[in-house]
RNA sequence: AGAGUUUGAUCCUGGCUCAGAAUGAACGUUGGCGGCGUGGAUUAGGCAUGCAAGUCGCGCGAGAAACGUAGCAAUACGUGGAAAGCGGCGUAAGGGAGAGUAAUCCAUAGUUAGCUACCCUCGGGACUGGGAUAGCGGCGGGAAACUGCCGGUAAUACCAGAUGACAUCUUCGGAUCAAACGUGUAAAUCGGCCCGGGGAGGUGACUAUGUCCUAUCAGCUAGUUGGCGGUGUAACGGACCACCAAGGCUAAGACGGGUAUGGGGCGUGAGAGCGUGCCCCCACUCACUGGGACUGAGACACUGCCCAGACACCUACGGGUGGCUGCAGUCGAGAAUCUUCGGCAAUGGACGCAAGUCUGACCGAGCGACGCCGCGUGCGGGAUGAAGGCCUUCGGGUUGUAAACCGCUGUCGUAGGGGAUGAAAGGUAGGAGGGUACACUCGCCUACUCUGACUGAACCUAGGAGGAAGGGCCGGCUAAUCUCGUGCCAGCAGCCGCGGUAAUACGAGAGGCCCAAACGUUAUUCGGAUUUACUGGGCUUAAAGAGUUCGUAGGCGGCGCAGAAAGUAGGGUGUGAAAGCCCUCGGCCUAACCGAGGAAUUGCGCUCUAAACUACUGUGCUUGAGGAAUCUAGAGGUGAGCGGAACUGAUGGUGGAGCGGUGAAAUGCGUUGAUAUCAUCAGGAACACCGGAGGCGAAGGCGGCUCACUGGGGAUUUUCUGACGCUGAGGAACGAAAGCCAGGGGAGCAAACGGGAUUAGAUACCCCGGUAGUCCUGGCCGUAAACGAUGAGCACUAGACCGGAGGCCUGCACAGGUUUUCGGUCGUAGCAAAAGUGUUAAGUGCUCCGCCUGGGGAGUAUGGUCGCAAGGCUGAAACUCAAAGGAAUUGACGGGGGCUCACACAAGCGGUGGAGGAUGUGGCUCAAUUCGAGGCUACGCGAAGAACCUUAUCCUAGUCUUGACAUGGUUUGGAAUCCUCUUGAAAGAGAGGAGUGCCCGCAAGGGAGCCUUACCACAGGUGCUGCAUGGCUGUCGUCAGCUCGUGUCGUGAGAUGUCGGGUUAAGUCCCUUAACGAGCGAAACCCUUGUCCUUAGUUACCAGCGGGUCAUGCCGGGGACUCUAAGGAGACUGCCGGUGUUAAACCGGAGGAAGGUGGGGAUGACGUCAAGUCCUCAUGGCCUUUAUGCCCAGGGCUGCACACGUGCUACAAUGGCGUGAACAAAGGGACGCAAACCUGCGAGGGGGAGCAAAUCCCAAAAAACACGCCCCAGUUCAGAUCGAAGGCUGCAACUCGCCUUCGUGAAGUUGGAAUCGCUAGUAAUCGCAGGUCAGCAACACUGCGGUGAAUGUGUUCCUGAGCCUUGUACACACCGCCCGUCAAGCCACGAAAGGGAGGGAUAUCCGAAGUCGCCGUGUCAACCGCAAGGGGACAAGCGCCGACGAUAGACUUCCUGAUUGGGACUAAGUCGUAACAAGGUAACCGUA
Repeated sequence: AGAGUUUGAUCCUGGCUCAGAAUGAACGUUGGCGGCGUGGAUUAGGCAUGCAAGUCGCGCGAGAAACGUAGCAAUACGUGGAAAGCGGCGUAAGGGAGAGUAAUCCAUAGUUAGCUACCCUCGGGACUGGGAUAGCGGCGGGAAACUGCCGGUAAUACCAGAUGACAUCUUCGGAUCAAACGUGUAAAUCGGCCCGGGGAGGUGACUAUGUCCUAUCAGCUAGUUGGCGGUGUAACGGACCACCAAGGCUAAGACGGGUAUGGGGCGUGAGAGCGUGCCCCCACUCACUGGGACUGAGACACUGCCCAGACACCUACGGGUGGCUGCAGUCGAGAAUCUUCGGCAAUGGACGCAAGUCUGACCGAGCGACGCCGCGUGCGGGAUGAAGGCCUUCGGGUUGUAAACCGCUGUCGUAGGGGAUGAAAGGUAGGAGGGUACACUCGCCUACUCUGACUGAACCUAGGAGGAAGGGCCGGCUAAUCUCGUGCCAGCAGCCGCGGUAAUACGAGAGGCCCAAACGUUAUUCGGAUUUACUGGGCUUAAAGAGUUCGUAGGCGGCGCAGAAAGUAGGGUGUGAAAGCCCUCGGCCUAACCGAGGAAUUGCGCUCUAAACUACUGUGCUUGAGGAAUCUAGAGGUGAGCGGAACUGAUGGUGGAGCGGUGAAAUGCGUUGAUAUCAUCAGGAACACCGGAGGCGAAGGCGGCUCACUGGGGAUUUUCUGACGCUGAGGAACGAAAGCCAGGGGAGCAAACGGGAUUAGAUACCCCGGUAGUCCUGGCCGUAAACGAUGAGCACUAGACCGGAGGCCUGCACAGGUUUUCGGUCGUAGCAAAAGUGUUAAGUGCUCCGCCUGGGGAGUAUGGUCGCAAGGCUGAAACUCAAAGGAAUUGACGGGGGCUCACACAAGCGGUGGAGGAUGUGGCUCAAUUCGAGGCUACGCGAAGAACCUUAUCCUAGUCUUGACAUGGUUUGGAAUCCUCUUGAAAGAGAGGAGUGCCCGCAAGGGAGCCUUACCACAGGUGCUGCAUGGCUGUCGUCAGCUCGUGUCGUGAGAUGUCGGGUUAAGUCCCUUAACGAGCGAAACCCUUGUCCUUAGUUACCAGCGGGUCAUGCCGGGGACUCUAAGGAGACUGCCGGUGUUAAACCGGAGGAAGGUGGGGAUGACGUCAAGUCCUCAUGGCCUUUAUGCCCAGGGCUGCACACGUGCUACAAUGGCGUGAACAAAGGGACGCAAACCUGCGAGGGGGAGCAAAUCCCAAAAAACACGCCCCAGUUCAGAUCGAAGGCUGCAACUCGCCUUCGUGAAGUUGGAAUCGCUAGUAAUCGCAGGUCAGCAACACUGCGGUGAAUGUGUUCCUGAGCCUUGUACACACCGCCCGUCAAGCCACGAAAGGGAGGGAUAUCCGAAGUCGCCGUGUCAACCGCAAGGGGACAAGCGCCGACGAUAGACUUCCUGAUUGGGACUAAGUCGUAACAAGGUAACCGUA
């Protein structure tokens, strides 16, 4: 510090997600040790049990046990001191919790009208008396808790008097107020007591500032705000009361609602911030819930009291008792949070003179990897790189120095020793000092002595590598990959996304990566996120400028001078607790942790200084703003009047059959006279031409002419005022169309509605009608794509041109210059994601306002408010998605445009589609009808030959198993080889016989090769996957395209080049040109054909010469010709004319065999279709291995209600038949072609010359031509089908071949919709040959020649293609995308008759405890009084207030609710086709 994710790609906007750090955590897997921390976050839910606040005998009385004395004993006395009581102090601290509380809190800085026990200090004082009461004793009540009566007792308990100021009050005269003793033989000297001053610490009260969300809470308030007088308090105060006044708070957010202890701090972050408030510290609040006071220095009191309530417990049913949010512990709820431990040894606290007692504060231990930190699980050597595992291209690689093995060490743990530190005080004795003057006491020093719950360190010994490693991840982000399994299943997933048979993404193994006693997951916070933007964002089109103006509050504001000092700046000072963070040092072996010092604490207060700036006060100025005078343009507004054209209607005339309307029609109108035309009249609405990128207005908007009233703007003069300004939350006014209310008006147009068409339908588009409405007046509504999608104002920043309105100058001027203002176009810099914008900014700055923060849900629901209504304004959430979007790019597409081409159409010729049969396909059938090919680009295709073979996992049967075929090894026997037999359909199975070779070697024997037995590796597969592939092929398309290098432009994808103007068959060439060049294609080179020449003449040829024949190049010969086959020539827009840009090129012409590529062929760019082929071949993976391999017999591939494609033959007279007689080319031939001749009607048979071919053969060419017959008919057309007889091939023609002859003689008389081919030697027509092949299904296919046309010279349309351009919401690319209803499932939400549960108030009632007040006839020790009585106090009673409770009507929140509404998401559901292209009626906004 960034990264992933929208797209085919790009840039941007924008959300989602990830990597980091953290936690009082939880969960999963795993788990050696230690240190330091930390641990009920949920039910402030309920609690058994134990402990958590007592202490003092040096305040008091009494005094148990025990001991002692006396006594026989009871008992008495003394010592002693337990338990209880009176009294004092404490119990208001410490400890716990965060329910309530948004201000009576807290933080910071201040203020004072106050109080303060214990502590320190200073000054003074303590005199004289008195009466009670617990305990106790006696008698009672009660289950208990507890309690009554009588008697008597003490005090540092209580009371009275005295004294009294430096105290308090005061009218300044005065008045008032205190005390306690104890210890001890002995005290105001020790400990206490009383009054007063001061201090420290604590606390009360007040002020200012700061302190969460919500305006869908906008008004709140009667003790409310203030005053006067009181009450009350420690103290000010409406704190409370009586009276008087009517105030007080609020947009700087009152009041209400929700949530919440606040701070120091903590987490994160570069910081600013954001989040948070656990542990520790400070403050506050609470103590079962609510209320209340008492006591006290302090409480309205956690382990006190009273009352009420809920809950729980005891009970003898009459009554009582209790409060863990103290420490442990328990139940419950929960994802979840510990021991009913030890000790007062330390620190601290209470009491005490002290010893000491108490202390769940605290110190320790226990449990939990909950966190942080530290340590260990060994170290060194060790290659045959062991075994095993995994992978493999089979060579090896990897696990891996890892292990084994050798040597060493001894941390931690284990066992046994060992004992440091936490201990200082205290006590006793002594010493010198202070107080005081000896009762001692205070601090210091010395000696001795006593105190450890827990910790147990260092160190020593023993033993042995021995007891101690896991978790997650490995597609990208993100470090780390292979194999197997699985097969959109199982599963994964933080985002993108993986999985449908080759998964680095699932599961496993191996390997690797990251952390490590932990590792992951989940949750949450900050960060990344500049994604709320103060630092630090935006608003033309991505979300976002209010429809416009005026204007309140507020914010901001021109140029000088002077002043004061609020802001501001600087200095000083106080405060900003400690802890924490940071720095430095130090202590635990280190670290975590802890200690000390410093810094910091950015803040607030006080004070001094400065006076530039802002604000303020005073005083000026004129440039901002406004006024005045003169002039000026205009559809600016309102009202009234007037006008012509058109339209419709009415009346009349002419006229006479149609009009109207459409793509075409029809509805409609018309002989009762329409349309058309003329005249007159009536009505309403709108104002042609002028008219313009023109003008005016704030916007909406404004258009005939005239008048009246009226708003604003501009120019000139520089005359006046003197900052009077800008913006503008709320607010107010205006505000198109539609719509609403009331009243008019109504010609045309026209929602709704009716009819006619169109259509599958047509509630539409088109047509004929037609009502609201449109118009006027008055009143509502308040919205629009109300748009420049651009808020208002001011200033600055290159220009050029056009237009409107003025001024000035050039003598005039229609021309020019200059200046002000308004409206436009282009464009520099700049800006912008780009498109674009650009003095009319979207540039550069300032001021103010409005608005935005992913898409959908949704401008919806709900609440409020406005409206007559329609509806407007304000305006969410649940849920859901990973995008939605902007601009631009390349394609593709368009029922967009332009240019151009093609047998694409048109013009022609001939076909197909109808018939028969052939062939292929589908379908059907079948035991099987093997497989593949499927629009064009499958279908006479693979197949250039299915009777067996071919032939296949086709079917039915029968066999073989190292195999029909290849290689290698081991093994048995044997040469090889040949023959015979049995069985069988064959394959096969079984048996027998003959036979003995070659090389070495004397021999024995060995070897090579071949056969064979058994076995191992393996063979084999036309089995699957053409969507794993190579190769080959089809198609677009022989269309003219497809790219690259360098340069340039663009942020980029990309563009340019390749566009434009011409031209071409062509991206062919030329010109222009930020392009210049190049490549693959086109062309050319190649083959063939057309003309000529040269050379060469055999098997071809034969003109001339000669020979010969019935005849024939038959022979001699010839090299002329044809021809053959080698080489060359020729054609290049080369020449002429015209057109064209002096170009390229085109048109015409000459010459020429051929003319503009002469004709034909081969040749097929980048790519597209996951096109075709695993059955040509090759090949990965998978499958199979006595079978999916191999062999064999028979059958099938030929099966037939049917449908389609492609060809054949026909339907006839341009014909058929017969007879006669011509003319080719190109091929083939030895397992062959076969002549002559003989034979058969014929197919054929016999025969065999010749020929490996310019020699011989196939071989007859046919149409054509000539003559004759037929005479328009199902025929002398056509030939299917069938019968019979033959022939040929072949082992074999039944299924299932071809041919011949005779007979038979079907459909068919030119073919519906539709559709195919062809532009010249072409179509059409005629035959010939070949391959395959034993034969043949061939009418197919591939070639060859013969005869030989017609039409077009165009591009409107159909189809396809190319280039440019345009639109796009498409990119799987229009066979695209996509909308809404309905149906089904599921989810959340709204409404709803109601139902339920709360919350805070209000009103009324009841009224506990209790304070206060009144009363006080009852009761009473202290004072007065001899007494009576008085004073005083108390009880009881009454009153105000008053909690709980009751009642009532509202408000408000939540839950639930039959039914209902829309919404989101789901599989390939239904209906249509709305949008995206001119989306087929341009789309969209508002309204009905």